Predicted 3D model of a 74-nucleotide RNA (transfer RNA) from a Candidatus Berkelbacteria bacterium. The source organism's lineage runs through Bacteria, Bacteria candidate phyla and Candidatus Berkelbacteria. Its Rfam family is "tRNA". It was read from a public genome assembly. Its mean pLDDT, the model's own confidence on a scale to 100, is 80.
[in-house]
RNA sequence: GCCGGGUUCGUCUAGUGGCCUAGGACAUCAGAUUCUCAUUCUGAAGAUCACGGGUUCGACUCCCGUACCCGGCA
Numbered sequence: 001g002c003c004g005g006g007u008u009c010g011u012c013u014a015g016u017g018g019c020c021u022a023g024g025a026c027a028u029c030a031g032a033u034u035c036u037c038a039u040u041c042u043g044a045a046g047a048u049c050a051c052g053g054g055u056u057c058g059a060c061u062c063c064c065g066u067a068c069c070c071g072g073c074a
């Protein structure tokens, strides 16, 4: 340099163009339980879906570019 794949809450992830201004687990915070801690239960907060543009009535989803990560070829 060329080709392919990936990027979504703090972490790991689900999401086949409309039910998703986005669900779950762990973690965090609050409460209940307990003499206390842990466990258990209930609730809460947390993502402008890497960035920019395009297509579309409508985009996390399709297309193009950029950045970063992984793999292959040279």
Stems, first nucleotide, its partner, number of pairs: 001073007010026004018057001028044005050066005